About this RNA: RNAcentral holds the full RNA, with entries from SILVA. The part of an RNA shown here (large-subunit ribosomal RNA, half A) has 1641 nucleotides and comes from a marine metagenome. It matches the Rfam family "Bacterial large subunit ribosomal RNA". The coordinates come from a structure-prediction model, not an experiment, and the mean pLDDT is 81.
[in-house]
Context: one part of a larger RNA
RNA sequence: GGCUUAUAGAGGAUACCUAGGCAUUUAGAAGCGAAGAAGGGCGUGGCUACCUGCGAAAUGCUUCGGUGAGCUGGAAGCAAGCUGUGAUCCGGAGAUACCCGAAUAAGGAAACUUCAAUAGAACUUCUCGAGGAAUAAAUACUCGAGGUUAGAGCGAACCCGGAGAAUUGAAACAUCUUAGUAACCGGAGGAAAAGAAAGUAAAAACGAUUCCCUGAGUAGCGGCGAGCGAAACGGGAACAGCCUAAACUAAUUUACAAAUUAGGGUAGUGGGAGAACCAAAAUACACUUAUGAUUAAAAUUAGAUGAAUCUUUUGGAAUGAAGAACCAUAGGAAGUGAUAGUCUUGUAAUCGAAAAUAUUAAUCUAGUGCGGUUUUAUCCCGAGUAGCAUGGGGCACGUGAAAUCCCGUGUGAAUCUGCGAGGACCACCUCGUAAGGCUAAAUAUUCCUAAAUGACCGAUAGCGCAUAGUACCGUGAGGGAAAGGUGAAAAGAACCCCGCAAGGGGAGUGAAAUAGAACAUGAAACUAUAAGCUUACAAGCAGUAGGAGGACGACUUAACGUCUGACUGCGUGCCUGUUGAAGAAUGAGCCGGCGACUUAUAAGCAAUGGCAGGUUAAAUGUAGGAGCCAUAGCGAAAGCGAGUCUGAAUAGGGCGUUUGUCAUUGUUUAUAGACCCGAACCCGGAUGAUCUAACCAUGGUCAGGAUGAAGCUUAGGUAAAAUCAAGUGGAGGUCCGAACCGACUGAUGUUGAAAAAUCAGCGGAUGAAUUGUGGUUAGGGGUGAAAUGCCAAUCGAAUCCGGAGCUAGCUGGUUCUCCCCGAAAUGUGUUUUGGCGCAGCGAUUAAUGUUUAAAUUUAGGGGUAAAGCACUGUUUUUAUGCGGGCUGGUAAUACGGUACCAAAUGAAGGCAAACUAAGAAUACUAAAUUGUAUAGUUAAUCAGUAAGACUGUGGGGGAUAAGCUCCAUUGUCAAGAGGGAAACAGCCCAGACCAUCAGUUAAGGCCCCUAAAAAUUGCUAAGUGCGAAAGGUGGUGGGAGUGCAUAGACAACCAGGAGGUUUGCUUAGAAGCAGCAAUCCUUUAAAGAAUGCGUAAUAGCUCACUGGUCGAGUAAACCUGCGCCGAAAAUGUACGGGACUAAGUAAUUUGCCGAAGCUAUGGGGUAAUAAUAAAUUAUCGGUAGGGGAGCGUUCUGUUGUAGGUUGAAGCGUUAGUGAAAACGGGCGUGGACGAAGCAGAAGUGAGAAUGUCGGCUUGAGUAGCGAAAACAUUGGUGAGAAUCCAAUGCCCCGAAAACCUAAGGAUUCCUCCGGAAGGCUCGUCCGCGGAGGGUUAGUCAGGACCUAAGGCAAGGCCGAUUUGGCGUAGUCGAUGGAUAACAGGUAGAUAUUCCUGUACCACUUUUUAUUGAUAAUGAGGGACGGAGCAGGCUAGUUCAGCCGGAUGUUGGUUACCGGUUUAAGCGUUUAGAUGUUGAGAAGUAGAGAAAAUACUUUGAGUUAAGACGUGAAUAGGAGAUACUUAAUCGUAUUGAAGUGAAUGAUGUCAUACUUCCAAGAAAAGCUCAAUCUAUCUUAAAUAUAAAGUGCCUGUACCAUAAACCGACACAGGUGGGUAAGUAGAGAAUACUAAGGGGCGC
Repeated sequence: GGCUUAUAGAGGAUACCUAGGCAUUUAGAAGCGAAGAAGGGCGUGGCUACCUGCGAAAUGCUUCGGUGAGCUGGAAGCAAGCUGUGAUCCGGAGAUACCCGAAUAAGGAAACUUCAAUAGAACUUCUCGAGGAAUAAAUACUCGAGGUUAGAGCGAACCCGGAGAAUUGAAACAUCUUAGUAACCGGAGGAAAAGAAAGUAAAAACGAUUCCCUGAGUAGCGGCGAGCGAAACGGGAACAGCCUAAACUAAUUUACAAAUUAGGGUAGUGGGAGAACCAAAAUACACUUAUGAUUAAAAUUAGAUGAAUCUUUUGGAAUGAAGAACCAUAGGAAGUGAUAGUCUUGUAAUCGAAAAUAUUAAUCUAGUGCGGUUUUAUCCCGAGUAGCAUGGGGCACGUGAAAUCCCGUGUGAAUCUGCGAGGACCACCUCGUAAGGCUAAAUAUUCCUAAAUGACCGAUAGCGCAUAGUACCGUGAGGGAAAGGUGAAAAGAACCCCGCAAGGGGAGUGAAAUAGAACAUGAAACUAUAAGCUUACAAGCAGUAGGAGGACGACUUAACGUCUGACUGCGUGCCUGUUGAAGAAUGAGCCGGCGACUUAUAAGCAAUGGCAGGUUAAAUGUAGGAGCCAUAGCGAAAGCGAGUCUGAAUAGGGCGUUUGUCAUUGUUUAUAGACCCGAACCCGGAUGAUCUAACCAUGGUCAGGAUGAAGCUUAGGUAAAAUCAAGUGGAGGUCCGAACCGACUGAUGUUGAAAAAUCAGCGGAUGAAUUGUGGUUAGGGGUGAAAUGCCAAUCGAAUCCGGAGCUAGCUGGUUCUCCCCGAAAUGUGUUUUGGCGCAGCGAUUAAUGUUUAAAUUUAGGGGUAAAGCACUGUUUUUAUGCGGGCUGGUAAUACGGUACCAAAUGAAGGCAAACUAAGAAUACUAAAUUGUAUAGUUAAUCAGUAAGACUGUGGGGGAUAAGCUCCAUUGUCAAGAGGGAAACAGCCCAGACCAUCAGUUAAGGCCCCUAAAAAUUGCUAAGUGCGAAAGGUGGUGGGAGUGCAUAGACAACCAGGAGGUUUGCUUAGAAGCAGCAAUCCUUUAAAGAAUGCGUAAUAGCUCACUGGUCGAGUAAACCUGCGCCGAAAAUGUACGGGACUAAGUAAUUUGCCGAAGCUAUGGGGUAAUAAUAAAUUAUCGGUAGGGGAGCGUUCUGUUGUAGGUUGAAGCGUUAGUGAAAACGGGCGUGGACGAAGCAGAAGUGAGAAUGUCGGCUUGAGUAGCGAAAACAUUGGUGAGAAUCCAAUGCCCCGAAAACCUAAGGAUUCCUCCGGAAGGCUCGUCCGCGGAGGGUUAGUCAGGACCUAAGGCAAGGCCGAUUUGGCGUAGUCGAUGGAUAACAGGUAGAUAUUCCUGUACCACUUUUUAUUGAUAAUGAGGGACGGAGCAGGCUAGUUCAGCCGGAUGUUGGUUACCGGUUUAAGCGUUUAGAUGUUGAGAAGUAGAGAAAAUACUUUGAGUUAAGACGUGAAUAGGAGAUACUUAAUCGUAUUGAAGUGAAUGAUGUCAUACUUCCAAGAAAAGCUCAAUCUAUCUUAAAUAUAAAGUGCCUGUACCAUAAACCGACACAGGUGGGUAAGUAGAGAAUACUAAGGGGCGC
């Protein structure tokens, strides 16, 4: 380390429970609001953070009822109180009801500000009054008044209307569909809408509308595709009918036309008016949810009465058990220490309201309605209407023959002898009476209230919420969780011990504490501890089969069992998806929970059941027969009919001559999301310009240095110009370079410090620069110096929600068991090739009954293999050779030659998929015979498959390559295990129902690994065997022949190898041997005009050839067996290994081994025969798929069941049972439920979906601990100190890492206490937790002042006249204008705010003096750009002087510290600017006062930084002294000097001045004012001096950051102001001051 067992931890499954949900039924109610809603903000309690209640009358007040003993909410506790003089509580009616919100006095960034004030009508509407245009009357419009006229806003669905998509379906798409759906907008009600026929029908009739059933998936519509889809009749629910316009009459008004009021009148067998006649009349009748009042009844909103049980026993507790009783119009339910009719609350039944509410009935009142007949044809009977034309829409109906209905445009009737309709239209006939209006019920829905129910859920379920739209995320629209259980009762653990605590041990409570608050049960992953066995020579899915050894058996089923497992054989996970997976192809870290074929309607089929004709639908108190299918078929139809159609037919043929129907269950299909999860898209409505793009308005910023344009001046020059030189000048999308803005390069970083940065360099840096604040532009869009860039970390079309469960021919996943059968990867069609249809192949159930596979025989046709060359082509040699070329020849032909090409023919020989005169084997077809197998065929229903792979054979393509590709044809795999081939889907053998330590074989084997073997005859020597070719080889065996050879071969050795001649030619030379020609002769046993080496040429060596020695075979080829060489690859030999000379190889012989084959023995299932069983025969591999039979889970009935505190469910464990899913017994835990059987209903079974939620591992004590500015020592505190505090030293920043401030944040500020968590370590510390405290303003900032961009916007204009858009008056809106305070002190935390001192502003009052004043209105002014030069002054700094102190000291010198002070006012003065080219003043002019302008007169001011004096030394001030302290921490007293010079800003004079072109806000405050206008003349204003008053908001703290924006205590980002020293041009850079830090390991 492994396995096992036990005990614990962690965790929160399981079972039980429910406080909360879900669905439905019945009844009620269907609204609230200017009398201020819904919804909020802020308050309110003695102590109060949250919820609830309430509203400054504030956890409540008054009153009327109810109730009757306690009460002050959830919610304890403390405190203080109330209550029989009736509290608390419940109900009715009142009072109060802050602020926001329609929000409504004005404004606004909701819950605030401002004005008026006892009193607030903003807008529209209403009423009244007045005024009043174009335009005469009028009207629009304006003004005023009124207030119990009304509206506005909110709210779930239902309803009516306006406007109106797209995904989708059509396997594409455009008409069409989705769909008049979604979303948006307007409006109404408790319902809405519709509605009393210009109707429906058809020879019969009905009689408003609405809803249900049916008609009917019919008639129809339809790229006649996908799809869409009526109506009437019939049956039901509910029922209800009315009023006007006109004609005519009267009255009033009026010039007329006409208008108003009253009467009249309302219909389709036409009615009414008019006329005539009759009747009589009213207190009658009818109606009135379509008026009101009163009374009564029954209700609602609180309540009241309300029967009946005890004992024993177990137990902590009785409601249990046992025994004995009782009630019941009450045995619904809940609670009570376990299960209660009789314990409690209740329940059945009965009773009850001061007050309020609505309903019903009756009565009264009120209102409305109601005569009849006749006649005539005089009048009326709804006009820009009906109709028509055209363009559309809607009707089921897509323009169609298209009626009917509605709208736009144009046109345009009739009046009963009329008009419309009956699906074009016409005629006839029938029905109705348009162009005005109202109308209950039946129907739809449920935000809400009450009661009730559930084969609904039970904490991953059920609503998102056992409560929460909370926490949290997002700028916003919007998104959106998790989390239940101590116990009967807190009896919640006094006290003791350890510990700083946390935590624990005792004690105690309790039935139980392993119920102890992290609390009931308490599974698994995971983490420990203890024990038994095992493990350090041993190689792999970790098991299985065998098995040595060791240990143990309490309970208990024991002729046994449990744990461990040395060693041996065999053995490559699961799923998916594939031709094929151990695969290095997919998926899963592990465990637990959840997680996928459902439901409705319709249809087909099957089974079962009812009836024989079957059956109900809506609906109802009962009654219900409408309808559907069937009962007759045939035909296109008329039609005929057991027949009919076709046909000339009486023929023939087709279809028919019958059995159904209604339910239930199963299965399949269709329509619906339709098995589950999954897009990218499309469309609608909203939300976003705090990021970023552009623009608008208003502000800010840019150290320093350099260059030197125009112009000007001067000199030269010219007639004058031009021109030239010097100076001056200060231009520029100029240069260098910080801040600032950017982002070219490299490195780092890449689970970062950072979702874009850091470091080192880099570009621009007065401009088309950059930046702050406010605003504008919005997605089919904006913006874009243009990159498809940017529009909130999102951009070829943002984000959010919705249509929406879009669609997905695509991928993944799809959950218990057993039994039977069992495929396909082919053909054909396809915008089709990874999809689908049909066929093929499978299953099930029937029917048929040998029709089947196969064999044999017989009869067939064929044109393949092979073959062949007559045909079609092709081809080699040869013979003849047309024709042509070349050539000779001619004056030109003729003619001749030819070793050139060559048709055709002959001879010989080949080739062919697209050649065949001839032609198999197989295959195929038919018949006969045999042939029995759950065979074949047919029908109905249900599928899957249509990616195939390899081997052999026949071929095509390719290269006669491929584990290649395409066909054909077998087999196997697929879907097939077993044996062999070492291992090895497709090869060989062989088809696994189960068991057996039986037998026998196949392929293949028999030396060992490893079961089984021996023998005989050869071959091989190469480890060939145990990979290979051309080619090579004197390896070796066999075979058949041929030469030479005792007349001596072959080999070896000895010897010879000569002469003519150096052959001739050639050559410088060539002598056998450079080359050419020739290659003779002689001597010989033999010897080439020379085989090779060699020389310049010779020479020399050698060979051929010959002799000798030797003494028997030798030489060259051919055929063949086995070998050898040829033979190089990557970790390391490599026949499977060891090894083997056979254990190789060829042949022969006889045995044996060897499989899940076959047999044997036993057992099981299925089918057939047979049927009671038994038996017999056959059979039982299996993916997709079909069929059959079962197990288990939750709930329901039986069931108030059996059982159960003497212990249920659940959980754990154990040697039982079954073929399986599974089921039981015992023991332990647990502490309240709960079976079995028989039936029923389903949210019914998980291992996989990169599933989902939770828990827990591994990685791992690993990476890391966020700027390398740096720490160290001592002391202190404390349980504990690297980290806290103090001191000392060191180090870092210092145009910041310092200080002030805006935004933003929102208590982080200060003090005390604490240390769980947060802090990347620690912690005594903190921006952390707890408690308490802290922000003080007339002058600062904002408001009570103003306006810019821009926003809103009365009237107004525009708009499907809808949300809305634009915009005037007006009103808001700073980033701008205007605007009155300074110094010092104080404090733990505030200070221009408090205090001291000294000021100023506004207003009020008073005093004194003076004057016409104010408003309206008008005018001035406010009032403005960029750049640049020079100067003055100041802040500041430096130096010196002076003063004090310390060290040291005789003195001096060196070094250290300090040396200051405001506003306003008053006075004086002034650089500068402007001004004699006229400041200021006065007068005059036009309508004109001022101002402006002009003129006249006069003549030096006006403005302005700063300085000096005063304020003001009593302030401050280094220090000194005293007290005190841990500390020079603090307190008190005292207190020196206080001058000069230099330098000098980016500040100020100064919005000046100069210059340039791009020509540079508005309004108010402020100033002035004559006539006219209004008010006042008692008032008002101004001045002076006093006194008084002075509103609201902000104010703490952080602010280049640990407090803001970046998820963090994050190396990033963040506007403005201040600007010390030395060096330096400088705000660069370096080092420092003040000040702040040392970066939380």